A computed fold for a 1679-nucleotide part of an RNA from Candidatus Desulfobulbus rimicarensis, annotated as large-subunit ribosomal RNA, half A.
Context: one part of a larger RNA
RNA sequence: GGCUGACGGCGGAUGCCUUGGCACCAGGAGGCGAUGAAGGACGUGGAAAGCUGCGAUAAGCUUCGGUAAGCUGCUAACAGGCUAUGACCCGGAGAUUUCCGAAUGGGGAAACCCAAUAGAGUUCAUACUCUAUUAUCAUGCGAUAAAUUCAUAGUUGCAUGAGGCGAACGGGGGGAAGUGAAACAUCUCAGUACCCCCAGGAAUAGAAAUCAAUUGAGAUUCCGUAAGUAGCGGCGAGCGAACGCGGAAGAGCCCAAACCUGUGAGCUUGCUUGCAGGGGUUGUAGGACCCCGAUGUGGGAUUGAUGAUGGAUAGCGGAACGGUAUGGAAAGGCCGAUCAUAGAGGGUGAUAAUCCCGUACGCGAAAUCCUGAUUCACCCUAGGGUGUUCCUGAGUACCACGAGACACGUGAAACCUUGUGGGAAUCUGGGAGGACCAUCUUCCAAGGCUAAAUACUACCUGGUGACCGAUAGUGAACUAGUACCGUGAGGGAAAGGUGAAAAGAACCCCGGGAGGGGAGUGAAAUAGAAACUGAAACCGUCAGCUUACAAGCAGUUGGAGCAUCAAUUUAUUGGUGUGACAGCGUGCCUUUUGCAUAAUGAGUCAACGACUUACCCUACGUAGCAAGGUUAAGCCGCGAGGUGUAGCCGCAGCGAAAGCGAGUCUUAAUAGGGCGAAUGAGUUACGUGGGGUAGACCCGAAGCCGGGUGAUCUAUCCAUGUCCAGGGUGAAGGUCGAGUAACAUCGACUGGAGGCCCGAACCGAUAUAGGUUGAAAACUGUUCGGAUGAGGUGUGGAUAGGAGUGAAAGGCUAAUCAAACUCGGUGAUAGCUGGUUUUCUCCGAAAUAUAUUUAGGUAUAGCCUUGCGAGAUGACUGUUGGAGGUAGAGCACUGACAGGGCUAGGGGUCCCACCGGAUUACCAACCCCUUUCAAACUCCGAAUGCCAACAAGUUCAAUCGCGGGAGUCAGACUGUGGGAGAUAAGUUCCAUGGUCGAGAGGGAAACAACCCAGACCGCCAACUAAGGUCCCUAAUCUACACUAAGUGGGAAAGGAGGUGGAAUUGCACAGACAACCAGGAGGUUGGCUUAGAAGCAGCAACCCUUUAAAGAAAGCGUAACAGCUCACUGGUCUAGUGAAUCCGCGCCGAAAAUGUAUCGGGGCUCAAGUGUAGUACCGAAGUUGCGGAAUGAAAUUUAUUUCAUUGGUAGGAGAACAUUGUGUAGGCCUGAGAAGGUGUAUCGUGAGGUAUGCUGGAGGUAUCACAAGAGCUUAUGUUGACACGAGUAGCGAUAAAGAAAGUGAGAAACUUUCUCGCCGUAAGUCUAAGGUUUCCUGAAGUCAAGUUAAUCUGCUCAGGGUUAGUCGGCCCCUAAGGCGAGGCUGAAAAGCGUAGUCGAUGGGAAACGGGUUAAUAUUCCCGUACCGCUGGUGUGGAACUUGUAUAAGGGGGGACGGAGAAGGAUAGGUCGGCCAUCUGUUGGAUUAGGUGGUUUAAGCGUGUAGGCAGAGAACUUAGGUAAAUCCGGGUUUUUUUUAAUGCUGAGACGUGAUGACGAAGCCCUAAGGGCUACAAAGCGAUUGAUUCCAAGCUUCCAGGAAAAGCCUCGUAUACAUUCACAUUGGUGACCGUACCGUAAACCGACACAGGUAGACUGGUAGAAUAUACCAAGGCGCUU
Repeated sequence: GGCUGACGGCGGAUGCCUUGGCACCAGGAGGCGAUGAAGGACGUGGAAAGCUGCGAUAAGCUUCGGUAAGCUGCUAACAGGCUAUGACCCGGAGAUUUCCGAAUGGGGAAACCCAAUAGAGUUCAUACUCUAUUAUCAUGCGAUAAAUUCAUAGUUGCAUGAGGCGAACGGGGGGAAGUGAAACAUCUCAGUACCCCCAGGAAUAGAAAUCAAUUGAGAUUCCGUAAGUAGCGGCGAGCGAACGCGGAAGAGCCCAAACCUGUGAGCUUGCUUGCAGGGGUUGUAGGACCCCGAUGUGGGAUUGAUGAUGGAUAGCGGAACGGUAUGGAAAGGCCGAUCAUAGAGGGUGAUAAUCCCGUACGCGAAAUCCUGAUUCACCCUAGGGUGUUCCUGAGUACCACGAGACACGUGAAACCUUGUGGGAAUCUGGGAGGACCAUCUUCCAAGGCUAAAUACUACCUGGUGACCGAUAGUGAACUAGUACCGUGAGGGAAAGGUGAAAAGAACCCCGGGAGGGGAGUGAAAUAGAAACUGAAACCGUCAGCUUACAAGCAGUUGGAGCAUCAAUUUAUUGGUGUGACAGCGUGCCUUUUGCAUAAUGAGUCAACGACUUACCCUACGUAGCAAGGUUAAGCCGCGAGGUGUAGCCGCAGCGAAAGCGAGUCUUAAUAGGGCGAAUGAGUUACGUGGGGUAGACCCGAAGCCGGGUGAUCUAUCCAUGUCCAGGGUGAAGGUCGAGUAACAUCGACUGGAGGCCCGAACCGAUAUAGGUUGAAAACUGUUCGGAUGAGGUGUGGAUAGGAGUGAAAGGCUAAUCAAACUCGGUGAUAGCUGGUUUUCUCCGAAAUAUAUUUAGGUAUAGCCUUGCGAGAUGACUGUUGGAGGUAGAGCACUGACAGGGCUAGGGGUCCCACCGGAUUACCAACCCCUUUCAAACUCCGAAUGCCAACAAGUUCAAUCGCGGGAGUCAGACUGUGGGAGAUAAGUUCCAUGGUCGAGAGGGAAACAACCCAGACCGCCAACUAAGGUCCCUAAUCUACACUAAGUGGGAAAGGAGGUGGAAUUGCACAGACAACCAGGAGGUUGGCUUAGAAGCAGCAACCCUUUAAAGAAAGCGUAACAGCUCACUGGUCUAGUGAAUCCGCGCCGAAAAUGUAUCGGGGCUCAAGUGUAGUACCGAAGUUGCGGAAUGAAAUUUAUUUCAUUGGUAGGAGAACAUUGUGUAGGCCUGAGAAGGUGUAUCGUGAGGUAUGCUGGAGGUAUCACAAGAGCUUAUGUUGACACGAGUAGCGAUAAAGAAAGUGAGAAACUUUCUCGCCGUAAGUCUAAGGUUUCCUGAAGUCAAGUUAAUCUGCUCAGGGUUAGUCGGCCCCUAAGGCGAGGCUGAAAAGCGUAGUCGAUGGGAAACGGGUUAAUAUUCCCGUACCGCUGGUGUGGAACUUGUAUAAGGGGGGACGGAGAAGGAUAGGUCGGCCAUCUGUUGGAUUAGGUGGUUUAAGCGUGUAGGCAGAGAACUUAGGUAAAUCCGGGUUUUUUUUAAUGCUGAGACGUGAUGACGAAGCCCUAAGGGCUACAAAGCGAUUGAUUCCAAGCUUCCAGGAAAAGCCUCGUAUACAUUCACAUUGGUGACCGUACCGUAAACCGACACAGGUAGACUGGUAGAAUAUACCAAGGCGCUU
């Protein structure tokens, strides 16, 4: 380490439970709101965070009822109270009801700011406080009143109403797309989703210009049916009526007009027109007018009263039980009773009719509400007749064009609606009846109202469930639309259980605590608050066995040893645990021709997780009835059920139809033929299989469309602010000089331009490195680009989704962009991928044909299954008879093809004047001989196969037909026959077999497809197949040969005196072959050629001679010769020696990558190789034997036997198991222990069942049926828990720590001190935004947070802290821009916009210094000031009839750009002096050195450096929308030109200040305080800003907000006084103010190396804010 057992931890499944949900039924109610809603904000308790209640009268106040003893909500304890004078609680009515919200006085960033008018309080007055009113629109009625006489618009008053919210239902205005059509455009989805307007408790519709069809019906709405019919329809997909019939309900009316009466108006004076009343309301036409007749009847949907009855909102009464044992507890058991119009239900310590609440039944209301009987009033309501009179709904009917809607898509298209244009009739009229016309029928448009039947349920009450039971049921059983995420629209969780009762563990011990051990409570504490039960993964402790020479799916089969239990037969048997050693053995799922595959998926466990439901069709099964079967809606009924015959299916067919009918159609007709009848079974339910329409087995897109939300990121633009150290270059212009006739031109100086240069801040991002589970979802280091401009940046605003913006990259539009985000249509669609859950039995495929916008899909056929039927039809063998043109063969045809002959024709050569001829190893037809080839040649021609007949046998239920259900359309290898290819492929395409697929077993080492062989189960039996028999490894021997190569045990052409065999042919004792000895000569160096060529460079020739033999030479060699060999000959030797051919087995040819590595290994040689012949054995899931199971058939003895069968994917068929709920069941089991959990034993072929031990502590349920959210190992499944990785990476800038002391249980990090280090244009200080208590204190804490520890903290707890006339806001004012009375436009929603009104980032009144707190200060205190408003007093002025003040008016002013340069100052710095102190010196001085300090505001006075301007007066005036004494214009006059005067203006000086501030030292109770101390010095020089003068000056072109405050004028108007100055009083509300703020507090998920506007920023060196080192100050970056 492994296995097993016992006991634990973690975890929260399972079981049980339910406060919460879900669905439905019945009733009620169907609205609330300017009398301020819905919904909120903020408050409210003795203490109070959340929920609930309530509203400054604030967990409540008053009153009327009910009830009755306690109460002060959830919520305990404490404190304090209330209550029989009736609390609390319940119900009715009332009071109060902050602020926001339609929000309504104006405004606004909801819960805030600011008013006006009237009244009240307070004040001398202002300020301040309280109450009420003040929005807009519409309608009505008044008043007033422009251009313009009247009038109207307009303005204004009063009254009434509206506005907003709310779930579905309703009517209307607009109106998609995904999808379907296997594409798509008409069409569909669908008038759906969605947006908008409006209404009601319902809405809409509605009393025929309607249907119908020759009969008739009689408003509308809704249900059933008609009917998936008639129709419509790329006549595709699909869409889809009506008439009629059965029901629910039931209801009809009123105007306009004619005519009459009354009363107006207008004018053209006889017409037009209005109002009121009467009249009148229809189609068989009616009414008016005229005539006749009747004064009652009936009705009302309400116009007003009345208010019986019943009901709603609290309640009340309400029968009947005891004992006993068990037990913690009785309601369960047992015994004995009772009630019942009550045995529904819940509770009570287990299961209760009789204990409690209740239940059946009966009763009840001061107050409010509903109902609405009755009665009264009121309203409505009648007939008949005559007719050349009158009336009966006009831009209407109708027509044309264009649309929409009708089931109806333009169609022959009626009917209905209407955008445009035309445009009637008047009862002798008009519409409709599916073009249109006629006839006929029917109805009367162009005005209006109308209950019920119908739809829905946010809300209230009651009830029900074969609905859920905490991953379920609502998202939500619990402080849930919460926490949390997002800018926003929007998205959106997790989380239940102690016990009967807290009886919640006193006390002791260990520990800093947490926690634990005892004790105690309790029936139980392994029920201890992390709590019922308590599974699994996962992690342990103890015990038994096993494991350190041993290689692999981890099991299985055999099995030694050890440990242990039981029984007895006492030494055996049987269990249990472990398992040395050995044989065999490559997971699961999916997808595939084929997977151990190195193809997919899964970390593990638990829970959840996928073929359903509705309607229709079809087949089968079951049941009822049957030539019939059956109801639907509805009605009745508590229910069961009854009723209901409208309708449907069947009983008759044929035909296009009229139609006829056991026939009919075809035809002129018969006949024939087609389809029928003859030959009758349906129908209604339920169940199951399948199909259709619906999301339709589940999960999964990218996308399309609709409505909204976003410009806090980013793009561009608008408005208003702000920023850019320092250095350099030196344009134009100017001045002076030179120069010119004058220009020009030149020089010097000045000047200071520039999308100029260098370079910080700032903005960017070139290169490289790092980082890449980062420090960071884009950064860091070094380096680099721009840095006065097309520059950067803050604040506010504008533009948006087929849209914006874009110096353009398809860039950016909130970490998202070739079309954002969010919600909805939506469960879009997916011929695609994945997944799809218990068992057994029977059968069992396909990967082919045809078609296909088809090829990985589908349809039909084929092949499978199942039911019924038929009945010898199938297959094989045999015989007989057929058709045929393949293999082969052949060359007769068609072609191809080799040689020869013969010989036309042609070419070459030669002769030739021509004619003609010769010749030719040239080409070559026909023909002849010889020889070949062919898928598209055949004079021929099989074997198989195919068709048919016949008869017998074998065989399987083989075959055929009709129905239900499929799956299959990717096939693979191998043999054979072929095509393609290269007679390549593990290639591809056919044909024909086999196997795999879907097939296990044996063999081939291993190896789907090869060989053998088809697995129902068991056996430690037997025989065989392929293949084997030396060992691994079961099984062998004999005989004869071959091989020497480890050939066997990889390979070709080719090569070779390997070796064995066979036959053939040479030479050879007259001496062969080989070896050795010898010869190998002469003409001749042959000729030619050549420098040379002599046998041997080359060319031609290749003779002769001598010989035993010897080439004008086969090879080597030389410059050429020479030389050495050979052929050939002789000798020696001796018996065989050569040549070619065939056969067997060998040899060479033979080189690769991790390692022998081409027998499976060892190893094998008269084999363990090869060949031949034999012999025995081994060998499988084959066959046999024995036992068992199932299926089918047959047989008979009828419960047995026999026979056959039983591999199996897709798939078909059959039979079962378990789970949840319902009935059975008021039964049965159960505290003497249910379910659940966890073991053991046993039964069944299996899913599973039964019994029992322990745990558990209250439910469970037989049997037979029924109904399903009904079975999980896998979907990169969902949720939770737990592993592995791993005690691993890491602990976030390498600016750095060390020591001592303190505290503490504990100190590297806390506190103090001393050293050290880092920043220092910051890592310091102030401040805006943003955050929102983080600020300060604690002799408070340390579970969590902090990347470690922590005594510490931006953590937890408790307490405390923010003080303003002058700072900022509010306020006044306006910019961009927003909103916007009226208005204009637009289907609606809305858009734009005038007057106005908001809106800062800009304009506008006023304070400084010091001190003080733990924490605030320009806010408190001290001192010294100033501003506004408002009183008093004083002085002065203006006016005395005109003056004064004055609008929303006029004028001035406010009031503005960039760059540059120079000057004057100051802030600040430095030095010196001075003061204090220290050091040094033997001592001392007026000495030397060191350290520290040397500070002071606003205001007031003065008016400097400088800047600007001419100024004053008088008169006049067409301008400034009216007026003006103002401004502007004009005239006259005075004075002055380096000036004066006026305005402005930093600073300095004086004062403020005889003030404040200012310290070493000493002491103490020592992070601090006190004393010295109402305290010393408190000056000069120098340097010097980017600050001030300065909104100045100069210069340039790009020409640089508005309005108010302020001054002035004076019109309308108001008032009789008012203005200025001085002085003295009063008053100045509200909001912010803590703290962080380059950051640990903001934005980045973090205590994050990133980002974040503005101000100050000292010293030395330096041009400098660069850089380096320092000061003040702050830090050492939490291991």
The organism belongs to Desulfobulbus, within Bacteria.